[in-house]
Molecule: transfer RNA
Organism: Clostridia bacterium
This record gives sequence, structure tokens and C1' cells, in this order.
RNA sequence: GGAGGUAUAGCCCAGCUGGUAGAGCAUUCGCUUGACGUGCGAAGGGUCAGGGGUUCGAGUCCCUUUGCCUCCA
Repeated sequence: GGAGGUAUAGCCCAGCUGGUAGAGCAUUCGCUUGACGUGCGAAGGGUCAGGGGUUCGAGUCCCUUUGCCUCCA
């Protein structure tokens, strides 16, 4: 230099054919316990990497930039 993949909650990851952003762990609170832990229940936490485009509507489709990974040279 060329090609491909990937980027979503603090962490690891879903999100199917474009139509209300989610699970597990963690955190906080409640119940349970003499206490801690376990277990059960609830809550908080998101510019969906940045910008632009298509569309009534984009995490999802298209273009581009950036980070990371892989391959080729």
C1' cells in the first nucleotide's frame, strides 16, 4: 500500500426481514439470615465509535473517517 472482519450499559455479548434498545455478570436497594454469604425481587446505568446519505422511520442499508484484529504484498 491492498483486502476482509469488528466497534451496542462498568465488563462479556444478543438485537433475526429497517418499526418501543436488551440479557448475563457487576453496582445500589428490598426480602431472607443473629451476622456475612447464598437465594429471590426491584431499580439505576446507553450521543448504539465520529460525520454524512437513503427512508415516514436507521443499532440495522449506503458512503466516509478513526480505533482494534486477521490476511496479502